[in-house]
Context: one part of a larger RNA
RNA sequence: ACCAGGGAGUGUGUCUGUUUGGCGAGUCUAACCGGUUCAUCCGGGGAGGCAUAGGGAAACCGACAUGGCCGCAGUGCUUUGCACCAGGGCCGCCGUGUUCAAGCGCGGGGAGUCAAACUGACACGACCCGAAACCGGACGAUCUACGCGUGAGCAAGAUGAAGCGUACCGAAAGGCACGUGGAAGUCUGUUAGAGUUGGUGUUUUACAACACCCUCUCGUGAUUUACGUGUAGGGGUGAAAGGCCCAUCGAGUUCGGCAACAGCUGGUUCCGACCGAAAAAUGUCGAAGCAUUACCCUCGCCGAGGUAGUUCGUGGGGUAGAGAGACUGAUUGGUGUGACCGCCCUCGAGAGAGGUCGGCACGCCUGUCAAACUCCGAACCUACGAACGCUGUGGACGCGAGGAGUUCGGUGCGCGGGGUAAGCCUGUGUACCGUGAGGGAGACAACCCAGAGUUAGGUUAAGGUCCCCAAGUGUGGACUAAGUGCGAUCGAAGGUGGUCUCAAGCCCUAGACAGCCGGGAGGUGAGCUUAGAAGCAGCUACCCUCCAAGAAAAGCGUAACAGCUUACCGGCCGAGGUUUGAGGCGCCCAAAAUGAUCGGGGCUCAAGUCCACCACCGAUACCUGACCGCAGAUUUCAACUUCUGACCGUGUAGGUCGGCGUUCUGAUUGGGUGGAAGCACGGCCGAGAGUUCGUGUGGACCGAUUAGAAACGAAAAUCCUGGU
Numbered sequence: 001a002c003c004a005g006g007g008a009g010u011g012u013g014u015c016u017g018u019u020u021g022g023c024g025a026g027u028c029u030a031a032c033c034g035g036u037u038c039a040u041c042c043g044g045g046g047a048g049g050c051a052u053a054g055g056g057a058a059a060c061c062g063a064c065a066u067g068g069c070c071g072c073a074g075u076g077c078u079u080u081g082c083a084c085c086a087g088g089g090c091c092g093c094c095g096u097g098u099u100c101a102a103g104c105g106c107g108g109g110g111a112g113u114c115a116a117a118c119u120g121a122c123a124c125g126a127c128c129c130g131a132a133a134c135c136g137g138a139c140g141a142u143c144u145a146c147g148c149g150u151g152a153g154c155a156a157g158a159u160g161a162a163g164c165g166u167a168c169c170g171a172a173a174g175g176c177a178c179g180u181g182g183a184a185g186u187c188u189g190u191u192a193g194a195g196u197u198g199g200u201g202u203u204u205u206a207c208a209a210c211a212c213c214c215u216c217u218c219g220u221g222a223u224u225u226a227c228g229u230g231u232a233g234g235g236g237u238g239a240a241a242g243g244c245c246c247a248u249c250g251a252g253u254u255c256g257g258c259a260a261c262a263g264c265u266g267g268u269u270c271c272g273a274c275c276g277a278a279a280a281a282u283g284u285c286g287a288a289g290c291a292u293u294a295c296c297c298u299c300g301c302c303g304a305g306g307u308a309g310u311u312c313g314u315g316g317g318g319u320a321g322a323g324a325g326a327c328u329g330a331u332u333g334g335u336g337u338g339a340c341c342g343c344c345c346u347c348g349a350g351a352g353a354g355g356u357c358g359g360c361a362c363g364c365c366u367g368u369c370a371a372a373c374u375c376c377g378a379a380c381c382u383a384c385g386a387a388c389g390c391u392g393u394g395g396a397c398g399c400g401a402g403g404a405g406u407u408c409g410g411u412g413c414g415c416g417g418g419g420u421a422a423g424c425c426u427g428u429g430u431a432c433c434g435u436g437a438g439g440g441a442g443a444c445a446a447c448c449c450a451g452a453g454u455u456a457g458g459u460u461a462a463g464g465u466c467c468c469c470a471a472g473u474g475u476g477g478a479c480u481a482a483g484u485g486c487g488a489u490c491g492a493a494g495g496u497g498g499u500c501u502c503a504a505g506c507c508c509u510a511g512a513c514a515g516c517c518g519g520g521a522g523g524u525g526a527g528c529u530u531a532g533a534a535g536c537a538g539c540u541a542c543c544c545u546c547c548a549a550g551a552a553a554a555g556c557g558u559a560a561c562a563g564c565u566u567a568c569c570g571g572c573c574g575a576g577g578u579u580u581g582a583g584g585c586g587c588c589c590a591a592a593a594u595g596a597u598c599g600g601g602g603c604u605c606a607a608g609u610c611c612a613c614c615a616c617c618g619a620u621a622c623c624u625g626a627c628c629g630c631a632g633a634u635u636u637c638a639a640c641u642u643c644u645g646a647c648c649g650u651g652u653a654g655g656u657c658g659g660c661g662u663u664c665u666g667a668u669u670g671g672g673u674g675g676a677a678g679c680a681c682g683g684c685c686g687a688g689a690g691u692u693c694g695u696g697u698g699g700a701c702c703g704a705u706u707a708g709a710a711a712c713g714a715a716a717a718u719c720c721u722g723g724u
Base pairs, nucleotide, nucleotide: 001724002723003722004721005720006719011124012123013122014121015120017118018117019116020115021114022113023112026050027049028048032044033043034042035041054061055060064092067091068090069089070088074084075083076082077081093108094107095106096105097104098103127267128266130264134257135256136255137254138253139252145231146230147229148228149227150226151225152224153223154221156188157187158186159184163180164179165178166177168175169174193218194217195216198214199213201212202211233249235245236244237243270659271658272657273656274655275654280293281292282291283290284289295405296403297402298401299400300399301398305391306390307389309388310387311386312385313384314383315382316381317380321376322374323373328370329369330368333365334364335363336362337361338360340359341358342357344355345354346353347352409433410432411431412430413429414428415427416426417425418424438449439448440447453627454626455625456624457623458622459621463617464616465615466601467600468599472614474613475612476611477610478609479608485603486602494588495587496586498585499584500583501582502581503580504579505578506577507576515572516571517570518569519568521545522544523543526540527539528538551566554565555564556563628649629648630645631644632643633642660713662710663709664708665707666706667705668704669703670702671701678697679696680695681694682693683692685690
């Protein structure tokens, strides 16, 4: 890992509710007793419980065996309706508490009780498995820690303390030298022995649950070691690391309390029908939980309206937008006025005066803004009323009871708040995912289309139609040359004489623009300045003449001249030119980590982009036929049948309902050696759980109906046991 077998809502008690049954103003027995065919059944037993009266803290007091009205179901009738009206509703009345009173609270015109089954709650192991822990009693110091007792061990060498002796010096105390001596938690050391620094060596299903090798440390001492003995679990021992106390230590091991508790993880076993959520609020020693409410389901009661939609009418609102001569506040530039303020300048002896600039105030013109500005102001939302629509006696709206689940939500779009931003955090409305399949978007929870019983045929949606790949190498027109693009991913500011389109101004057959040919002169070298200044260093002025035209010169140049162009004019040429604005498609800007890419191939008057059009493909959508289920009607004792459904058929958690199967029991009724169960293979039936038949094997038991009882259904739990 696979297979087989095992494997999880059970039992008792109490309470609530539902269903069925018994009796009913009552109802039921408990313990126990007697009998008996003795785990039974029959008879007794009313002690006691619940109900029959409530109100009040208590003292205490103590209620409609029906007065009025409405009216559902139902019944009757002279049936567009009327009458009676159980139950029900609105009043009235009564009891009691409070109480000056008024009012208010609770109760009142009889339905309970017992049993069984089921749902739920609580207590217990309480659906199953799962801790780390806590407590108690025992057992451990053969490992190891420390102490004690009795023993044992430590080659060889080095250094050379005290003490002692002798010589010398000294008055002495003493000093010094040489020898002797042999101290030391001294030194070397592969003695024995003990330890374990580095190799991040070898090993790492090992020789080994800590080893091997090399290297290294101590080695007469706080030394090593044998045996004996002592200290025990909140305790010991510890040169102290929370170390060690038998491979176990921040509290040993073992057995018990024990099925500890777990708001946490995992698992929880057959089929179908109907409906169908929540991820929010409030409280919480609450935040992984729980309770209540909202939301879902089921049942009952009531009995006639209800209001998701549209339109109109009458009100409400101050957002989007807009505005600045309507406020509050922000804010660009210009200009004017001011007996206002300041620096500076000029004049003045000074007082002061004048002026430029700046500031301030006011006015005018001009350019912008605001969630906490508004002279304005939508869409939209909302209250009430009306009409239409939809829906409701096939029971809506509403009221009550029982059962839940949910309390981490997410995404798109619209509008916000925080944040540089985020597949970010936090709101709000709505749709979807969650709980939603199918088609499209390459793949892709929430984007587009579309809400799905089964089956068959057709038509479309989104999206597509060169090939992969169903359907156009479709039609007409334009753009793009960048493989731009063919992507629902637009890559920015800025730039672009790439190319196309549109608009406007000006020039133009009296000839534009560009190019080529020619002219481009004279007074004059204007005046001043200057060494010089001649169009061209600088200053001033910028005239006149001849002309088709030619500057008191736009640029280069010279020391100054000279020289070369330009403006301007003529000729040649012959039709558009030039400037500005706007738009389309492109281009540059353009850098990322293993090899690139539009899904790929590939595509250029496209298979790209834009506009218009015609066909076709394409889904569980839509249409049609048949069937199934569900709901309703009809019929009936019931079933079958028949009819209706445009307004029924998705579904997690969950609720409700109906079935299948296994084992056993009672009753009824069957099969079996002329072959039961089981097993293997094959066939029919059923929507399914399943059922049934045939053949073989097998060799003795097995069904059906009905009523009941369950240790009753396996794919999962790092499930348990076994096999392979």
The part of an RNA shown here (large-subunit ribosomal RNA, domain II) has 724 nucleotides and comes from Halosimplex salinum. It matches the Rfam family "Archaeal large subunit ribosomal RNA". For this family Rfam cites "The comparative RNA web (CRW) site: an online database of comparative sequence and structure information for ribosomal, intron, and other RNAs" (Cannone et al., BMC Bioinformatics, 2002). The source organism's lineage runs through Archaea, Methanobacteriati, Halobacteriales, Haloarculaceae and Halosimplex. The sequence was found in a public genome assembly. The prediction has a mean pLDDT of 84.